[in-house]
Context: one part of a larger RNA
RNA sequence: GAACGAACGUUGGCGGCGUGGAUAAGGCAUGCAAGUCGCGCGUGAAAGCGCCCUUCGGGGUGUGAGUAAAGCGGCGGACGGGUGAGUAACACGUAAUCAAGCUGCCCUCGAGACAGGGAUAACAGCGGGAAACUGCUGCUAAUACCUGAUAGUCCUAGCGGAUCGCAUGUUCUGCUAGGUAAAGAUGGGGAUCCUUCGGGACCUGUCACUCGAGGAGGCGAUUGCGGCUUAUCAGCUUGUUGGUGGGGUAAUGGCUCACCAAGGCUACGACGGGUAGCAGGCCUGAGAGGGUGGUCUGUCACACUGGGACUGAGACACUGCCCAGACUCCUACGGGAGGCUGCAGUCGAGAAUCUUCCGCAAUGGGCGCAAGCCUGACGGAGCGACGCCGCGUGUAGGACGAAGGCCCUAGGGUUGUAAACUACUGUCACGAAUUAUGAAAGCGGUACCGUUAAUAGCGUUGCUGUUGACGUAAGUUUGAAAGGAAGCACCGGCUAACUCUGUGCCAGCAGCCGCGGUAAUACAGAGGGUGCAAACGUUGUUC
Numbered sequence: 001g002a003a004c005g006a007a008c009g010u011u012g013g014c015g016g017c018g019u020g021g022a023u024a025a026g027g028c029a030u031g032c033a034a035g036u037c038g039c040g041c042g043u044g045a046a047a048g049c050g051c052c053c054u055u056c057g058g059g060g061u062g063u064g065a066g067u068a069a070a071g072c073g074g075c076g077g078a079c080g081g082g083u084g085a086g087u088a089a090c091a092c093g094u095a096a097u098c099a100a101g102c103u104g105c106c107c108u109c110g111a112g113a114c115a116g117g118g119a120u121a122a123c124a125g126c127g128g129g130a131a132a133c134u135g136c137u138g139c140u141a142a143u144a145c146c147u148g149a150u151a152g153u154c155c156u157a158g159c160g161g162a163u164c165g166c167a168u169g170u171u172c173u174g175c176u177a178g179g180u181a182a183a184g185a186u187g188g189g190g191a192u193c194c195u196u197c198g199g200g201a202c203c204u205g206u207c208a209c210u211c212g213a214g215g216a217g218g219c220g221a222u223u224g225c226g227g228c229u230u231a232u233c234a235g236c237u238u239g240u241u242g243g244u245g246g247g248g249u250a251a252u253g254g255c256u257c258a259c260c261a262a263g264g265c266u267a268c269g270a271c272g273g274g275u276a277g278c279a280g281g282c283c284u285g286a287g288a289g290g291g292u293g294g295u296c297u298g299u300c301a302c303a304c305u306g307g308g309a310c311u312g313a314g315a316c317a318c319u320g321c322c323c324a325g326a327c328u329c330c331u332a333c334g335g336g337a338g339g340c341u342g343c344a345g346u347c348g349a350g351a352a353u354c355u356u357c358c359g360c361a362a363u364g365g366g367c368g369c370a371a372g373c374c375u376g377a378c379g380g381a382g383c384g385a386c387g388c389c390g391c392g393u394g395u396a397g398g399a400c401g402a403a404g405g406c407c408c409u410a411g412g413g414u415u416g417u418a419a420a421c422u423a424c425u426g427u428c429a430c431g432a433a434u435u436a437u438g439a440a441a442g443c444g445g446u447a448c449c450g451u452u453a454a455u456a457g458c459g460u461u462g463c464u465g466u467u468g469a470c471g472u473a474a475g476u477u478u479g480a481a482a483g484g485a486a487g488c489a490c491c492g493g494c495u496a497a498c499u500c501u502g503u504g505c506c507a508g509c510a511g512c513c514g515c516g517g518u519a520a521u522a523c524a525g526a527g528g529g530u531g532c533a534a535a536c537g538u539u540g541u542u543c
Stems, first nucleotide, its partner, number of pairs: 001543004006539005013391006019384002026347003030344003035075003040072002043069001048063006082302003092226007101219003106215007114148004123138006154179009164169001184207006192201003228274003235265003240262008277299004281292004304325005327338004355381001357380003363377001364375004394424004404415004428484001430479005438470001442466006449459003487532005492513003498527005508515002
């Protein structure tokens, strides 16, 4: 000198863009943060309102409404969001490999979707319990579950052929034997058939379903190289190193087990200790290098602490389950409930870090045919000079120079064109008026075209109407008005800037050298000056 997620002191007008729990991965009140689908399925209220009856207590019926609601089922809850405790490791970065792999939703292609069955929740009844919750009996549905059929380029076993490769082998292909699938829902329809007159068969559109092949994206596994410190850590290792064979996994492999062999690593630093998430980047520097990893992006790990599996395409799962522990809460003392390292907020510790805000209008995500619902992701607003940037606090004229202050050799000098005064301007702030961008989809209406037997229905395209949290915002015009807007540090040398008074090695200053003991440009005050400026200094840290 530059920099900072800074803090402290004094001061403080406005705006834009950023940024804000670095310490206790300490404890948490409260609210919200993951639901959705009735176009998968069976049930199915109430209040209110209308009418009728009434012994005036009430009862019936219609509507509310096939709504609310719970349940079965599907998809999602493995994403998104947080944090950096652990981890010195194939965790990360980079470059490769898988002939050792998996892949829901999405895209492309091929083939199919036949015939049956038994349950169960909800519900009803009877119980247990303070509660959390739970038992028995009975009824019922499905795109829930099960059985059979059919099937290939699928799977398994056996027997061949060809091709290619870095080994095990891959790829293509032929034969034989065996094996594994499926589910419907909904919109529309003229003739024919069936009909319990509701509809169904049938045709057609859409969405789902099953098997197989490929793709995209995602994940898993292996390897070369790279990036901290310590030798006052020198030896480490028994599933350890390798083999054979079982098991296990989507898959290779001591991953696991039995047996066999005795290996494997290490001064090119094993093993141990300490510290730490890693990277793109960021800071500094001419560079080389040094430091760092906050915000943003990628990735890993974690979710009260430790362990475990279940479900699933995917988890050993932040707001799922089980066990143990600590802590907090409820209890009828028998037993139960909970997990903010999500967004706000609170206590604590700390030098120190914000609102218990608005909205799903946009972007994105989940579910749904869709309308839509959910979304503390996100979009916004609020607070903080925490940072960067921009603007303003007036402009011009104005005395051989007012007053006051300070200094003085008492002549004067200086503050100082500074003020007053005159003329003008109108940024910001204040008042009034007015107007955009962020909105396109979707949906409603309408016209054409495509699909189709069809002018239904559905889809494409055009025209038109509708949707804004921010927002009393931003912008523009206009009104009045110099009015509301300057401080902080320093002035001995380094280092730009000097005098007076007070003090008297005292009080004090100080980054270094050093000042102060009676004329202190170094302390304190004043006048003056210098520097920066909505900031200026100090402290801390890095180069």